[in-house]
RNA sequence: CGAGUCGGCCGGACGGUCGCGGGGUCCCGGGCAACCGAACCUCGAGGAAAGUCCGAGCUCCCUGACGCAGGGUAGCGGGUAACGCCCGCCCGCCGCGAGGCGAGGACCAGCGCCACAGAGACGAGGCGUCAACGGAUCCGGGCGACCGGGCCCGAUGACGUCAGGUGAAACGGGCAAGCUCUACCCGGAGCAAGGCCGAAUAGGAGGGCGAUGCCGGGCACGGCCCGGCGCAGGUGCGUCACCGAGUCCUCGGGUAGGCCGCACGAGCCGGCGGGCAACCGCCGCGCCCAGAUGGAUGACCGUCGCCCGGCCUCGGCCGGGCACAGAACUCGGCUUACAGGCCGGCUCGUCGA
Numbered sequence: 001c002g003a004g005u006c007g008g009c010c011g012g013a014c015g016g017u018c019g020c021g022g023g024g025u026c027c028c029g030g031g032c033a034a035c036c037g038a039a040c041c042u043c044g045a046g047g048a049a050a051g052u053c054c055g056a057g058c059u060c061c062c063u064g065a066c067g068c069a070g071g072g073u074a075g076c077g078g079g080u081a082a083c084g085c086c087c088g089c090c091c092g093c094c095g096c097g098a099g100g101c102g103a104g105g106a107c108c109a110g111c112g113c114c115a116c117a118g119a120g121a122c123g124a125g126g127c128g129u130c131a132a133c134g135g136a137u138c139c140g141g142g143c144g145a146c147c148g149g150g151c152c153c154g155a156u157g158a159c160g161u162c163a164g165g166u167g168a169a170a171c172g173g174g175c176a177a178g179c180u181c182u183a184c185c186c187g188g189a190g191c192a193a194g195g196c197c198g199a200a201u202a203g204g205a206g207g208g209c210g211a212u213g214c215c216g217g218g219c220a221c222g223g224c225c226c227g228g229c230g231c232a233g234g235u236g237c238g239u240c241a242c243c244g245a246g247u248c249c250u251c252g253g254g255u256a257g258g259c260c261g262c263a264c265g266a267g268c269c270g271g272c273g274g275g276c277a278a279c280c281g282c283c284g285c286g287c288c289c290a291g292a293u294g295g296a297u298g299a300c301c302g303u304c305g306c307c308c309g310g311c312c313u314c315g316g317c318c319g320g321g322c323a324c325a326g327a328a329c330u331c332g333g334c335u336u337a338c339a340g341g342c343c344g345g346c347u348c349g350u351c352g353a
Stems, first nucleotide, its partner, number of pairs: 001349010012304007020044006028037003046324001050335002053333005058190004070186005075089005090104001091102004105181002110179002112175003122172001125162007133154003137150005194260004204251006213229007233243002267287002269284006305322007
């Protein structure tokens, strides 16, 4: 210098004006008050806030124990609140190497599978010899049914053998990225969890009242009649009791709405120590770091930075752009997206000293 590999980090900077959400202060304004507004101070997205895949906290429901079913994990050791995450080591595979990947328990329980080629693929089978049986054919004999002998084929049994060839594997087995077995782990639902306050209207429960009136008009006026208002009476009338539509009061549940959960935490930063590391411990009297609920986190201007295009007097000018994305109960991980850039370790090659 070139090629590569692993790890860590940033992800526009500064200033100004206006706006939005949270918290606080208080002279001000409004309101009886609770409170609202203004002013001022202060805080206001991310490395992934994403996918919602794994593990937890928290909350409610369920819950006697053991087992079965179902789901998950799988070398060994360590870390952790926990994990399928992380670290270290071993083994296997890939790479010249730095390094990367691993779906790395058990086929002496059972079942299943092993393409193509090959006679045969996990059941047995091939080949040779022998035995008895069946069949075909040839030779000899007999008039003939048939008898004797040779050779070949088939299936059965016994013994011996399995060389060569095919193939990943040839009688030995392999596969659990098949069922299964073994060991270990696992209750369900989720902040719309869940808790508190709580109207109006309607409905529920208890209690009181539950009238014989009021208003207007007319007449022959100690009364009667007509009309209107009014909740209704229950026996033709009276008294008492009871019921009762209705009405008033009180209480309780739910709804609308509001508050909490909900932002101090397995927290952040720095230092020291332990450990190969993941990680853990101690110290500072260090820091406070979004909490919306139709859901804030934005817009513009200036200077600079980076990228692209054009011009040219090679130093500037002009124009455009600045990735992926965006909280919603909270953490630990994994995965995925990402313009541009910075730092470090290591490997291989070439050249020079």

Predicted 3D model of a 353-nucleotide RNA (Bacterial RNase P class A) from a Chloroflexota bacterium. The source organism's lineage runs through Bacteria, Bacillati and Chloroflexota. It matches the Rfam family "Bacterial RNase P class A". Rfam describes the family as follows. Ribonuclease P (RNase P) is a ubiquitous endoribonuclease, found in archaea, bacteria and eukarya as well as chloroplasts and mitochondria.